[in-house]
About this RNA: The part of an RNA shown here (large-subunit ribosomal RNA, domain I) has 544 nucleotides and comes from Gemmatimonadetes bacterium T265. The full RNA is in RNAcentral, with records from ENA. NCBI's taxonomy places the organism under Bacteria, Pseudomonadati, Gemmatimonadota.
Context: one part of a larger RNA
């Protein structure tokens, strides 16, 4: 002096138990904010105030209603100082106040600053400064002979869902070009609580159905493909759901305008009138009702939003620091969910089942009454007439879109060019012709069933329990780090309660101790529950 091993300790923060967090979904509500200035932010406001939350120059707040009933001055535990049964604090309703910035909108601007005009008003002797109000741009209507006036609206945020406008690529094809990914992913515009589609120029088959969507299915089929890779339908049927209308024109009447003028021309307004077993217009004839739809308005109900009653033990014993454990007597249940309380509580405390609930505010969809406005009827006849969406359908050429990659390629849309018929008309049954069967394009609205959750509310979990679950249980998009897009954490846990160690000693009035004291427990002293292991020290036992 070294190895091994045991113990004590330090050290370290696994482990175990905890959860005020987080996932993951039900179902119910919301489904928007905004120039009346949002979303977000800057600054400021506290007796003392660095942070987080509030709140705004009336700044931890101000008024009024309503609820509640003893204590408050948030988090926050300290000192002062106040407030409050003349009802405060705290919840809910509703109203004021609300600096700057920000769509930011008087001008500018390096965002939270700077610098104006008018109009009231104030202050100072002035130079000058304050305080209210106003002043951006578009867009659309009315209105002026015009410059212009007046008025309404937009503009900007928001997690996804929806529609549309444009649209990759990496990959797949065991390489690649056609294909594929994927019309994704991104960017752009729009709206809504949903969007979008929607009342057959549809389908289907000689039978019929009868507007759209979504859901099962038909189906990995029919196809469609360098027939590779892979793409991928429809009808029919079953279900949710259910609803259908309005316009244009014919025709009839009227305004305004061109025209010398008109029975004209354009134009605007009412009536009319809205279809395919064609319908409507004109013209005859018959006939006529209340009813029924429906708009916004009132009115009444019921719903939402604080919140109130709300049963029964706190009886002995016994352990223990505490009983809610154990034993023993009892009682409630429309109520044995749940959490709390010194340990595991139906009858302790919040509650729970149950019932009840105001002012105001809400105001949706539904629903009952009123009054009003709107709409809605028809039925045959006759036709030789009049009308029924036009640079339209169709066509070439070139694209796209249909599960369909030019294919026999039909239907749908766009460029570009050509261009119809007119109800004895016209599309469509997948080139295309006749037969047939069906269906009316070139205008437009249309709940519901069906998509999402930034958000609220209630409930449930063979979900996680601090290297987990959110990135964040903790002053997290924080600290940090990046020139900037952006990246991006560590970090929970004395105790039943602070009763957080008064006083003595050691120390360097310091750390740290050591005794006294609280406490079941201090080896629970706050680098605080449990306290593993690496490591390091002491002891000790073997070995060398």
């Nucleotide at each position: 002096c070294g190895g091994c091993c045991a113990g004590u300790g330090g050290g370290g923060g696994a482990u175990g138990c905890c959860u005020g967090g987080g996932g993951a979904c039900a179902c119910g509500g919301a489904g928007g904010c905004g120039a009346g200035g949002a979303a977000g932010g800057g600054c400021g406001c506290g007796g003392u105030a660095a942070g987080c939350g509030g709140c705004g120059a009336u700044a931890c707040g101000c008024c009024g209603g309503g609820g509640g009933g003893a204590g408050c001055g948030g988090c926050a535990c300290a000192c002062a100082c106040g407030c409050a049964u003349u009802g405060a604090g705290c919840c809910c309703c509703g109203g004021a106040u609300g600096c700057c910035c920000g769509a930011a909108u008087g001008g500018g601007g390096a965002a939270a600053c700077c610098c104006g005009g008018c109009c009231a008003g104030g202050g100072g002797c002035a130079g000058c400064c304050c305080u209210g109000g106003u002043c951006a741009u578009c867009a659309c209507g009315c209105u002026g002979u015009g410059a212009g006036g007046c008025g309404u609206g937009a503009g900007g945020c928001g997690a996804a869902c929806c529609c549309g406008g444009g649209g990759a690529a990496c990959u797949g094809a065991a390489a690649c070009a056609u294909c594929u990914c994927a019309g994704u992913a991104c960017c752009c515009g729009g709206a809504g609580g949903a969007a979008g589609a929607g009342a057959a120029a549809u389908c289907a088959a000689g039978c019929g159905a009868g507007a759209u969507g979504c859901c099962c299915g038909g189906a990995g089929u029919a196809g469609c493909g360098g027939c590779g890779a892979g793409c991928g339908a429809a009808a029919g049927g079953g279900g949710c759901g259910g609803a259908g209308c309005c316009c244009a024109a014919a025709c009839c009447g009227g305004g305004g305008u061109c025209u010398u003028g008109a029975u004209g021309g354009c134009u605007c307004c009412g009536g009319g009138g809205u279809u395919g077993u064609a319908g409507g217009c004109c013209c005859c004839a018959c006939g006529g009702a209340c009813g029924g739809u429906u708009g916004g308005c009132g009115c009444g109900a019921a719903g939402c939003g604080a919140c109130g009653c709300g049963a029964a033990g706190u009886c002995c014993c016994c352990u223990g620091g505490a009983a809610a454990g154990g034993g023993g007597c009892g009682c409630c249940c429309g109520a044995g969910a749940c959490g709390g309380u010194g340990a595991g509580a139906g009858c302790c405390c919040g509650g729970u089942a149950g019932c009840g609930g105001a002012a105001c505010g809400c105001g949706a969809g539904g629903u009952g009454c009123g009054a009003c406005g709107a709409c809605u009827a028809g039925u045959g006849g006759u036709g030789u007439g009049c009308c029924u969406g036009a640079g339209u359908a169709c066509u070439g050429c070139c694209c796209g879109g249909c599960a369909c990659g030019a294919g026999g390629a039909a239907c749908c849309g766009g460029g570009c060019g050509g261009g119809a018929a007119g109800u004895u008309g016209g599309g469509g049954g997948g080139a295309c012709c006749a037969c047939c069967c069906u269906c009316c394009a070139a205008g437009g609205c249309u709940a519901a069933a069906g998509a999402c959750u930034c958000c609220c509310g209630u409930g449930u979990c063979a979900c996680c329990g601090a290297u987990a679950g959110u990135g964040g249980a903790c002053g997290a998009g924080u600290a940090c780090c990046g020139u900037g897009a952006g990246g991006g954490a560590c970090a929970g846990g004395u105790g039943a309660a602070a009763a957080g160690c008064a006083c003595c000693c050691c120390c360097g009035u310091g750390c740290g101790g050591g005794g006294a004291g609280u406490g079941a427990a201090a080896g629970a002293g706050a680098g605080c529950c449990u306290g593993a292991a690496a490591c390091c020290a002491c002891u000790g036992g073997c070995c060398g």